The RNA shown here (transfer RNA) has 74 nucleotides and comes from a Fidelibacterota bacterium. The RNAcentral record of the sequence draws on ENA. NCBI's taxonomy places the organism under Bacteria, Pseudomonadati, Fidelibacterota. Rfam family: tRNA. The family's RNA type in Rfam is transfer RNA. About the family: Transfer RNA (tRNA) molecules are approximately 80 nucleotides in length.

RNA sequence: AGGAGUGUAGCUCAAUCAGGUAGAGCACCGGUCUCCAAAACCGGGGGUUGCAGGUUCGAUUCCUGUCACUCCUG
Numbered sequence: 001a002g003g004a005g006u007g008u009a010g011c012u013c014a015a016u017c018a019g020g021u022a023g024a025g026c027a028c029c030g031g032u033c034u035c036c037a038a039a040a041c042c043g044g045g046g047g048u049u050g051c052a053g054g055u056u057c058g059a060u061u062c063c064u065g066u067c068a069c070u071c072c073u074g
Stems, first nucleotide, its partner, number of pairs: 001073007010026004020057001028044005050066005
């Protein structure tokens, strides 16, 4: 220098192919239970989807640029 992959909640990951209300588990907060705590059960909060643009009625998803990390080629 060229190419490929990954980036979504505090953490680990879905949803992308085929555009249509952003989800799960764990963690966290509150409650029930208990002498207290743990476990179990019930409920709750938490996201400008790496960043900036474009297309569209509508973008995590499509297009362009860019950043970080990993891998391949030279």